[in-house]
Molecule: transfer RNA
Organism: Lachnospiraceae bacterium
RNA sequence: GCCGAUGUGGCUCAAUGGCAGAGCAGCUGAUUUGUAAUCAGCAGGUUGGGGGUUCGAGUCCCUCCAUCGGCU
Numbered sequence: 001g002c003c004g005a006u007g008u009g010g011c012u013c014a015a016u017g018g019c020a021g022a023g024c025a026g027c028u029g030a031u032u033u034g035u036a037a038u039c040a041g042c043a044g045g046u047u048g049g050g051g052g053u054u055c056g057a058g059u060c061c062c063u064c065c066a067u068c069g070g071c072u
Base pairs, nucleotide, nucleotide: 001071002070003069004068005067006066007065010024011023012022013021018055026042027041028040029039030038048064049063050062051061052060
């Protein structure tokens, strides 16, 4: 330099173009002599940045950035 994959809560991952969710972690409460475990509840996301298509984009298109892989 060329080609490809991935990018979503703190972490690991979902989500037919139509309300952004789960598990773990965190906080609060219950339970316990106490801790752990368990149960109930709560909070946490400008979906990597920008632009476009669409009534509507995490999803489709373009571009940039980051990471990983392949080729030279």